[in-house]
Context: one part of a larger RNA
Molecule: large-subunit ribosomal RNA, domain IV
Organism: Gammaproteobacteria bacterium
RNA sequence: CUGCGGUUAAGGAACUCGGCAAAUUGCCCCCGUAACUUCGGAAGAAGGGGGACCGGCACGUCGUGAUACCCCUUGCGGGUGGAGCGGAAGCCGGUCGCAGAGACCAGGGGGAAGCGACUGUUUAUUAAAAACACAGGUCCAUGCGAAGAAGUAAUUCGAUGUAUAUGGACUGACGCCUGCCCGGUGCCGGAACGUUAAGAGGACCUGUCAGCCUUUCGGGGCGAAGCGGAGAAUCCAAGCGCCGGUAAACGGCGGUGGUAACUAUAACCAUCCUAAGGUAGCGAAAUUCCUUGUCGGGUAAGUUCCGACCUGCACGAAUGGCGUAACGACUUCCCCGCUGUCUCAACCGCAGGCCCG
Numbered sequence: 001c002u003g004c005g006g007u008u009a010a011g012g013a014a015c016u017c018g019g020c021a022a023a024u025u026g027c028c029c030c031c032g033u034a035a036c037u038u039c040g041g042a043a044g045a046a047g048g049g050g051g052a053c054c055g056g057c058a059c060g061u062c063g064u065g066a067u068a069c070c071c072c073u074u075g076c077g078g079g080u081g082g083a084g085c086g087g088a089a090g091c092c093g094g095u096c097g098c099a100g101a102g103a104c105c106a107g108g109g110g111g112a113a114g115c116g117a118c119u120g121u122u123u124a125u126u127a128a129a130a131a132c133a134c135a136g137g138u139c140c141a142u143g144c145g146a147a148g149a150a151g152u153a154a155u156u157c158g159a160u161g162u163a164u165a166u167g168g169a170c171u172g173a174c175g176c177c178u179g180c181c182c183g184g185u186g187c188c189g190g191a192a193c194g195u196u197a198a199g200a201g202g203a204c205c206u207g208u209c210a211g212c213c214u215u216u217c218g219g220g221g222c223g224a225a226g227c228g229g230a231g232a233a234u235c236c237a238a239g240c241g242c243c244g245g246u247a248a249a250c251g252g253c254g255g256u257g258g259u260a261a262c263u264a265u266a267a268c269c270a271u272c273c274u275a276a277g278g279u280a281g282c283g284a285a286a287u288u289c290c291u292u293g294u295c296g297g298g299u300a301a302g303u304u305c306c307g308a309c310c311u312g313c314a315c316g317a318a319u320g321g322c323g324u325a326a327c328g329a330c331u332u333c334c335c336c337g338c339u340g341u342c343u344c345a346a347c348c349g350c351a352g353g354c355c356c357g
């Protein structure tokens, strides 16, 4: 000096990102116990008191129940009886110690807020959470050889199930609720019209060529059948266009100017744009940039915290909104208790390092 332990005057979180670590608390019995609440809880709330040993009350009390005796249906039977053994608590008196749950073992408590209802699950080896799951809610699909899934297929799962079932998606107990927009995208429905592939069709044009016409004998022209090339009109599916529906489908949910008898503000008016212009509720929030917003509370002093305000840069309703008892090794703030966390360090024990030997 380091590690692991122990003790500490006065103070008691002044430490620190943060009470991290440590300390406090700790068992049983009795008394007593708030807000809130889904009436179950909260609750071991909180906060108090008691605890050893000896004697007495006490031939008491509780359990068990022998010898013995009685009865019969003679049994591993019933009854009377109470010896012995074992157990617990209370009251009164006394004894000892600093201390009686004497060691070990063995909850610190309370208040407020955020998030998630809850018990659960998770990154084996830096994350246990507010993430996942969840019961509950909703939508969509599926009539059974179901939809869906695995497989090239046979086949299998779904299911030896049958819409109170199964699959998919979102939300996430419970309470109060869940507004407006179908223009875009998606999905569903419609099928008159437009567009539209292969295919069908084959008008028209054309190559070759028997033959024919012509010739200045080099050639030129016409050209059936066959075999080829190219190919218009016309017919024709889904899809798309088109028409409608649908937001607990993906999603979206305005601007400007003016106006009231102080000022300020604008219930009101005007105007532009839109598919429609954000309703209820909440709001400097796990969301607020400006921002340590402003006011109030708590502190001597508070960028955090709690309550308000609303100017919401950029909340908002199942990508759910707002509440909520209970729950949480979650996150934040405060108080009581407690302490070597600290003021500020000291000593002791064990082990190691280092020096000498």
Base pairs, nucleotide, nucleotide: 001352002351003350004349005348006347007346008345010343011342014341019338027051028050029049030048031047036041038173052095053094054093055092056091057090061087062086063085064084068080069079070078071077072075096100108336109335110334111333112332113331114330115328116327120132121131136171137170138169139168140167141166142165148157149156150155174323175322176321177320179253180252181251184250185249186246187245188244189243190242193241194240195239199235200234205229206228207227208226211222212221213220214219254272255271256270257269258268281315282312293309294308295307296306297305